Predicted 3D model of an 85-nucleotide RNA (Bacterial small signal recognition particle RNA) from Candidatus Aegiribacteria sp. The coordinates come from a structure-prediction model, not an experiment, and the mean pLDDT is 79. Rfam family: Bacterial small signal recognition particle RNA. From the family's description: The signal recognition particle (SRP) is a universally conserved ribonucleoprotein involved in the co-translational targeting of proteins to membranes. Rfam classes the family as a non-coding RNA gene.
C1' cells in the first nucleotide's frame, strides 16, 4: 500500500417525536341562541342548532431530537489475512 471484519464520526435516506393545517350529524369535552319541561313565582332541569377545544385519521414544513439502514466518505481507531521490501 491492497483486501477483509468490527467500533465510532460525518453525510444521505426511512420512520417517529416536536411545529402547523384539515378533522366528531352522534357514539368526546365545554358553552349552549331558539324552543321544550318543572314551578304560584323566584328560578331550575335536560339540551338541538351554532361556536370553541380536542381524539382517531390525514396533509404541510424543517432548524431540532431520536430510531433504523447502505455498493455513501481518500472519515479515524482497532483487529485479521496473504505477498513484497
Nucleotide at each position: 500500500g491492497a483486501c477483509c471484519u468490527g467500533u465510532g464520526c460525518g453525510g444521505c435516506g426511512u420512520c417517529a417525536g416536536c411545529c402547523u393545517g384539515u378533522g366528531a350529524a352522534u357514539u368526546c369535552c365545554g358553552u349552549c341562541a331558539g324552543g321544550a319541561c318543572c314551578g304560584g313565582a323566584a328560578g331550575g332541569u335536560a339540551g338541538c342548532a351554532g361556536c370553541g377545544g380536542u381524539a382517531a385519521a390525514u396533509g404541510g414544513u424543517g432548524u431540532c431530537u431520536g430510531u433504523c439502514g447502505g455498493g455513501c466518505g481518500a472519515u479515524a481507531c482497532a483487529g485479521g489475512u496473504a505477498a513484497a521490501c

Overview:
NCBI's taxonomy places the organism under Bacteria, Pseudomonadati, Candidatus Aegiribacteria. Of the family's consensus pairs, 91% are formed in the model.